Predicted 3D model of a 158-nucleotide RNA (Lysine riboswitch aptamer) from a mouse gut metagenome. Its mean pLDDT, the model's own confidence on a scale to 100, is 76. Rfam family: Lysine riboswitch aptamer. Its family is annotated with lysine biosynthetic process in the Gene Ontology.
RNA sequence: UGAUAGAGGUGCGAGAUUCAUCAGUAUGAUCAAUGACCGCGGGGCAGCGUUUUGAUCGGAAAGGGGAAAUCGCCGAAGGUUUGCGGAACUGCCAGUAACCAAAAACCUGGGGUAUUGCAGAAUAUGUAAUACACUGUCACGAUUGUGGAGCGCUAUCA
Numbered sequence: 001u002g003a004u005a006g007a008g009g010u011g012c013g014a015g016a017u018u019c020a021u022c023a024g025u026a027u028g029a030u031c032a033a034u035g036a037c038c039g040c041g042g043g044g045c046a047g048c049g050u051u052u053u054g055a056u057c058g059g060a061a062a063g064g065g066g067a068a069a070u071c072g073c074c075g076a077a078g079g080u081u082u083g084c085g086g087a088a089c090u091g092c093c094a095g096u097a098a099c100c101a102a103a104a105a106c107c108u109g110g111g112g113u114a115u116u117g118c119a120g121a122a123u124a125u126g127u128a129a130u131a132c133a134c135u136g137u138c139a140c141g142a143u144u145g146u147g148g149a150g151c152g153c154u155a156u157c158a
């Protein structure tokens, strides 16, 4: 220097199953009122009437979350910026608020608690920053410490 195999522990992640939540919410039907310079994500043209409110009847799902098992793993994985490309839209043109997203650069050893911000239906949860101690690792030190970062550390082989 290269290859292989490992360790950290409330360790990381994935798909399916199941449970609650989402929610008596959205959509739908009936009745009444109401908008048309209105509504159909945003611009234009066209097309359509599908707007909004109240009452009654009926009534979801996705994302996110819990449980146990299975599988893949130890930059596991997560995040920020950018976004090849894709999907979606009443039709077309052009385009993009929101969705998925290759690749690249940068940050974080790990989990926990607290505060604040963002996302979220949410007090669940995720995530970022800050602080606190804990923990693993290496270096220095010596009395019960200080500091660094995973492109690290340990072992074996060449």
Base pairs, nucleotide, nucleotide: 001158002157003156004155005154006153009074011073012072013071014070017067018066019065028057029056030055031054032053033052038049039048040047043093044092045091046090077108078107079106080105081104082103085100086099088096089095109135110134112132113131114130115129116128117127118126119125137148138147139146140145